A computed fold for a 110-nucleotide RNA from Halalkalibacterium halodurans C-125, annotated as SAM riboswitch aptamer (S box leader). It matches the Rfam family "SAM riboswitch aptamer (S box leader)". Rfam links the family to the GO term regulation of gene expression. Lineage of the source: Bacteria > Bacillati > Bacillota > Halalkalibacterium (ex Joshi et al. 2022) > Halalkalibacterium halodurans.
RNA sequence: UUCUUAUCCAGAGAGGUGGAGGGAACGGCCCGAAGAAACCUCAGCAACCAGCCACGAUCCUGUGGUCAGGUGCUAAUUCCUGCAAGCAUUAUUUGCUUGAGAGAUAAGAG
Numbered sequence: 001u002u003c004u005u006a007u008c009c010a011g012a013g014a015g016g017u018g019g020a021g022g023g024a025a026c027g028g029c030c031c032g033a034a035g036a037a038a039c040c041u042c043a044g045c046a047a048c049c050a051g052c053c054a055c056g057a058u059c060c061u062g063u064g065g066u067c068a069g070g071u072g073c074u075a076a077u078u079c080c081u082g083c084a085a086g087c088a089u090u091a092u093u094u095g096c097u098u099g100a101g102a103g104a105u106a107a108g109a110g
Stems, first nucleotide, its partner, number of pairs: 001110008013042005021031003027080002043074003048070002051066005078102001083099006
């Protein structure tokens, strides 16, 4: 960096260094000198993978529990939205639902 699969309305922050940006991208709307990004320390959340246990299945490997070793995460639903379809409302907008796309994370493959 590419591909495949799964998930994305839940959950969980303090301190130090630093010194103006940040929330991926568009438009919004927010966060930020009562201190942004980034880095470090400690703490926490979750349970994708690994480990362990039970049950099931019969070649697809499944379901549940447990643990916390490898990751991940700790403002706002992935903050909302953009594209398509449908429904409602209405007089042109607004709302709702579904899907696509994009993104994030995990696991596997190249």
The sequence is in RNAcentral, with records from Rfam and Ribocentre. Model confidence (mean pLDDT): 83 of 100. RNAcentral records the identical sequence in 2 taxa.